RNAcentral holds the sequence, with entries from ENA and SILVA.
Predicted 3D model of a 1445-nucleotide RNA (small-subunit ribosomal RNA) from an uncultured bacterium.

RNA sequence: GACGAACACUGGCGGCGUGCUUAACACAUGCAAGUCGAACGGGGCUCGCUACUUCGGUGGUGGGUCUAGUGGCGAACGGGUGAGUAACACGUGGGCAACCUGCCCCCGGCUCUGGGAUAACUCCAAGAAAUUGGGGCUAAUACCGGAUGUGACCGCUGGCCGCAUGGUCUGGUGGUGGAAAGGGUUUCCGGCUGGGGAUGGGCCCGCGGCCUAUCAGCUUGUUGGUGGGGUAGUGGCCUACCAAGGCGACGACGGGUAGCCGGCCUGAGAGGGUGACCGGCCACACUGGGACUGAGACACGGCCCAGACUCCUACGGGAGGCAGCAGUGGGGAAUAUUGCGCAAUGGGCGGAAGCCUGACGCAGCGACGCCGCGUGGGGGAUGACGGCCUUCGGGUUGUAAACCUCUUUCAGCAGGGACGAAGCUCUAGGGUGACGGUACUAUUUGUAAGGUCCGGCUAACUACGUGCCAGCAGCCGCGGUAAUACGUAGGGACCAAGCGUUGUUCGGAUUUACUGGGCGUAAAGGGCGCGUAGGCGGCGUGUCAAGUCAAUUGUGAAAUCUCCGAGCUUAACUCGGAACGGUCAAUUGAUACUGAUGUGCUAGAGUGCAGAAGGGGCAAUCGGAAUUCUUGGUGUAGCGGUGAAAUGCGUAGAUAUCAAGAGGAACACCUGAGGUGAAGACGGGUUGCUGGGCUGACACUGACGCUGAGGCGCGAAAGCUAGGGUAGCAAACGGGAUUAGAUACCCCGGUAGUCCUAGCCCUAAACGAUGAAUACUUGGUGUCUGGAGUUUUAAUUCUCCGGGUGCCGUCGCUAACGUUUUUAGUAUUCCGCCUGGGGAGUACGCACGCAAGUGUGAAACUCAAAGGAAUUGACGGGGACCCGCACAAGCGGUGGAGCAUGUGGUUUAAUUCGACGCAACGCGAAGAACCUUACCUGAACUAGAAUGCGAGGGAAGAUUACCUAAUAGUAAUCGUCGGGCAACCGACCCAAAGCAAGGUGCUGCAUGGCUGUCGUCAGCUCGUGUCGUGAGAUGUUGGGUUAAGUCCCGCAACGAGCGCAACCCCUAUUAACAGUUGCUAACAAGUAAAGUUGAGAACUCUGUUAAGACUGCCGUUGAUAAAACGGAGGAAGGUGGGGAUGAUGUCAAGUCAUCAUGGCCUUUAUGUCCAGGGCUACACACGUGCUACAAUGGACGGUACAAAACGUCGCAAACUCGCGAGAGUGAGCUAAUCGCCGAAAACCGUUCUCAGUUCGGAUUGAAGUCUGCAACUCGACUUCAUGAAGUUGGAAUCGCUAGUAAUCGCAGAUCAGAAUGCUGCGGUGAAUACGUUCCCGGGUCUUGUACACACCGCCCGUCACAUCACGAAAGUAGGUUGUACUAGAAGUAGCUGGGCUAACCCCUCGGGGAGGCAGGUUACUACGGUAUGAUUUAUGAUUGGGGUG
Repeated sequence: GACGAACACUGGCGGCGUGCUUAACACAUGCAAGUCGAACGGGGCUCGCUACUUCGGUGGUGGGUCUAGUGGCGAACGGGUGAGUAACACGUGGGCAACCUGCCCCCGGCUCUGGGAUAACUCCAAGAAAUUGGGGCUAAUACCGGAUGUGACCGCUGGCCGCAUGGUCUGGUGGUGGAAAGGGUUUCCGGCUGGGGAUGGGCCCGCGGCCUAUCAGCUUGUUGGUGGGGUAGUGGCCUACCAAGGCGACGACGGGUAGCCGGCCUGAGAGGGUGACCGGCCACACUGGGACUGAGACACGGCCCAGACUCCUACGGGAGGCAGCAGUGGGGAAUAUUGCGCAAUGGGCGGAAGCCUGACGCAGCGACGCCGCGUGGGGGAUGACGGCCUUCGGGUUGUAAACCUCUUUCAGCAGGGACGAAGCUCUAGGGUGACGGUACUAUUUGUAAGGUCCGGCUAACUACGUGCCAGCAGCCGCGGUAAUACGUAGGGACCAAGCGUUGUUCGGAUUUACUGGGCGUAAAGGGCGCGUAGGCGGCGUGUCAAGUCAAUUGUGAAAUCUCCGAGCUUAACUCGGAACGGUCAAUUGAUACUGAUGUGCUAGAGUGCAGAAGGGGCAAUCGGAAUUCUUGGUGUAGCGGUGAAAUGCGUAGAUAUCAAGAGGAACACCUGAGGUGAAGACGGGUUGCUGGGCUGACACUGACGCUGAGGCGCGAAAGCUAGGGUAGCAAACGGGAUUAGAUACCCCGGUAGUCCUAGCCCUAAACGAUGAAUACUUGGUGUCUGGAGUUUUAAUUCUCCGGGUGCCGUCGCUAACGUUUUUAGUAUUCCGCCUGGGGAGUACGCACGCAAGUGUGAAACUCAAAGGAAUUGACGGGGACCCGCACAAGCGGUGGAGCAUGUGGUUUAAUUCGACGCAACGCGAAGAACCUUACCUGAACUAGAAUGCGAGGGAAGAUUACCUAAUAGUAAUCGUCGGGCAACCGACCCAAAGCAAGGUGCUGCAUGGCUGUCGUCAGCUCGUGUCGUGAGAUGUUGGGUUAAGUCCCGCAACGAGCGCAACCCCUAUUAACAGUUGCUAACAAGUAAAGUUGAGAACUCUGUUAAGACUGCCGUUGAUAAAACGGAGGAAGGUGGGGAUGAUGUCAAGUCAUCAUGGCCUUUAUGUCCAGGGCUACACACGUGCUACAAUGGACGGUACAAAACGUCGCAAACUCGCGAGAGUGAGCUAAUCGCCGAAAACCGUUCUCAGUUCGGAUUGAAGUCUGCAACUCGACUUCAUGAAGUUGGAAUCGCUAGUAAUCGCAGAUCAGAAUGCUGCGGUGAAUACGUUCCCGGGUCUUGUACACACCGCCCGUCACAUCACGAAAGUAGGUUGUACUAGAAGUAGCUGGGCUAACCCCUCGGGGAGGCAGGUUACUACGGUAUGAUUUAUGAUUGGGGUG
């Protein structure tokens, strides 16, 4: 796009078409084929005339009309259906010299004379009926005899012609046996015979159009001949005999399916699909068989028989055939009225009128299809109401509506009202329409829109609801709380009386490729050769004209399609004309090419001659090394084996070693990307036999060639059969190990086998994953093997010509990878093979095989992929290089104890919440007794505890009482602010209504911001250019170097950005300036002492500003570079030390409980207030710490030296009291001034002497101090007493590279109080680093990948369960069909015919004959029956694998 469609929703009109695709299932009822009286006899009714009459009627005659029967014609057309049929059935083109043709047309001749019956009718009879039998009468255009006769047949014969048999001239002549029908009446209609025509049919032939080879052989009337029969006619069509043929890979035979065509649909075409309507042909008429009649049938509405079914019956017997039109039941997703009319067209009969006609013309039903029309047009903004959305401003529906004006198609309703009609008969007067009161016309009224879709493809977007549910879906896919994808709404898009869905088919699909594909790796080259059929084939020339080409002619029905024109208002539709359409046929011509045939040629191919090479093949024979075994000698305790072991061997003497022997298998070195062969494959030497290729120079044959379906042969290893052989090795098997297991890898043994002979098997990643042959198309460089040349000879070297075999590579080709004269290039020929993945190389069948199995080779079902090449990442128990307290080397810890603290768990009314590998766990929390506080219990409030506006009231506020757990609440008293003359304003308090609140409720997977981490790792990118079909690459890789993508060099790249580094801060040195509260060298004063004082500005210090370090200098190394190493100088040397600083990104990392925020939830509560409790619980587990276990120590006494920070709600000196925590009092200090503040370890002494201690301090008792409203739950500290575990810590694990670790104390934040935590400060002050193999993490390059959520990936098989389709199976039940036998209806043919018999003949009239009939019988034969096969379908306990979840 299309449809004979169906279904969902909806539905105004008309025109034209179309309508059982299924059950060729069964059918009630009506109709669908009759007509002719001008063929015939009779009968009924009626009219006229006439005779008779009992007035009822009867007879005769003439007319009209109707008619059962005889007879003629028709019924073989028209109409239906598509079951069968793979066929001369159909289409197309031919043939009949092998035929027929009623009615019709033309031409010729004729129509003479006789006869006997029979239906109707009547009588009798049988039967329920259908129907039938017998007697009698009768007619014809019914039937029969005779005459005549052009034709016909036979014999003889002439002319002409042809395609063989032959045809024709109605040729000539003789013979044979054959015709007829009349009716009407004056116009005719018939009959017989012959010729021709037209039409229709019959038969034959060439070509064309389905699937299947898992159907490969079929055939006995089969193939042909002769004689005969039969037919309209040819013919095995039939029959007898003879011969043995005929068909088939160009697909016979079998199976399946199917009516064929013009056409129809689609397509650019070629094609593909289809065969409804209309038209041509065929076949069929309940199923099967059969003939009769006839011009024509083996006959849809005829006959006979058989069968199934239905109906009637008096049970004896009968009747029937809608696949005609309507209609019914049934089947089905599904298909109409038991209508009108012969008016038109056509048909039958008839002389005609006419009759008949479910053909046909019309109407009805169905949006089933096509076409046309309408449901209004114009104006109309306050952009109304309502709806929806909203950023709350508005937007949209939307000129849409309302309203004004115009028109009147269409539909309804008065009135009018066709064309289609021409004929025909009769004659001059008329009459013929089913559709239909329809089309059309016309007054008036004002009836008519839905369906689907809106994620992309694909035109059209928002809101709400839902929450992987409900659902959607053509493909991709959507839905797990912000769904443009589900449902609804608003809006929009597209079509429109329809719109969607489903089904089918073509297209897109170059996705079966003729046009027009492929086969190295995506599916696909046969394992290899020889060769049959077939296909294709070198150069020249002659002939032919089959292919080919051209012209002409015939045909290719009509309709359809295309073009032009015409008619319905237009269109659909219809009509006229033209054109198109064939692998068609005939005739004539052309001869380039192909072909056929003749004759030549030598370039292809082959033969001969001379050479050289070779693991080419087969057979025989010989050889040495090695392994093993046997014997003997020497010799002693192990050997062997492995990652390490063990099994095993060995004191009965192994292993080792020497000598001798036996036996089998394989042939080291040579050996090579080397050689040979068709492939498999071939490797010690020699001999024999033998195949192929190559080179050289000539001679010969003369296209002898290439490929190759079937076929035949060869064909590794394993395996099989029989017989040998067996040293080593070695499936199976045994043992030892390994392991969670180990039916494996490793080890010790070991049988088939490996070897030989003969025969099978016939498969491999049989691979170059690349079929064979030929020609052509730039090169370089090896190698094997021939030949030629050059050089004075000599070639191993140099140059060239061949043949093989490799590597690199240009053009070209390729999806890319790659390939590239050994092609995957450019071409030709032939063969094989492919057509998504799985199922499956499976099942079934067949063939082969001893078996194993091989060859051939599906389907159901299932998925939306499977696959190739390349790219970027990620990953690897891959590689290379490099770095890091990563390992190693060291020092000190953790893990064991007690305690502190955090977490899990448990408990609880609550133990609020968050954080979970590194990167949660002394984390948020720089500090939970109340508060904090978010949790629990109890008690309260509801515009609320807080904020803003706020009518109104009151200064603010203070005190007291009651109640209470509470300053939560109630009441009372006191009090009366500032400015302004005042109105009033302002600060503060109370506060109604309202606007507005509140939430530490949920979602960190809706978010912002902030943060962690990889990681202070060296990376991450861009522009332009270039390369690539592209993803992408290049740059950024490479050589060096660095802490560094740091720098240098090179380079199809050149530049740039974010990172690195530097710029900033602290610290180490110096200078200048400044000089108090800090400092004190010199001078002076002064003290018990003291920068205490004058003074000083040198020093320290404080602060500001500068300097300094840059691989700058020297040397060596290095590419002369970058840089590295060493040195000098310097306070400091190679980023001096430390800090701040964190690229692109990753982890849906963390946080909605800092804050902010979308959405959701809540609003007398999830909000607010208060008291008490809880966050502090405690069988347990983990993390982080503190204190220890002691002598490098504890205790006591003495003595010395910091830095930094902090202090008025504070730090607090001095003095007094207390053993002490502390108390009292309080100088000074808003700080370089005063205070915290005696730093500790260290050092000097004394003591303890290795123990659960003078170590250790938990726990507990008592008494206190301090803070605070308050230390019970639940603070810190002090004193006295008590004195637990613990004696250096398993597996494992952490930190640290120098002023670092370790160790010692000090300060600060938070804070009323409450650090073993955190953040800082200084004091003392080490050890070690060979090095980068390994562990962890990271960076760069490279490689593999079936991973991309990226190895915490992906993924295989069994088992269990569910489900689906299939195979096998003892069988069972059907369908179709073969063969053999049996049986034999109706019918036809033959034979018979003793029974019966009108026409003709004979006759003596009795009969006889000819002919016929019944009956009988033979042949053929349908439905059946028996037996045995084949094939196919269904089903089957059980069973097998497969798919999906």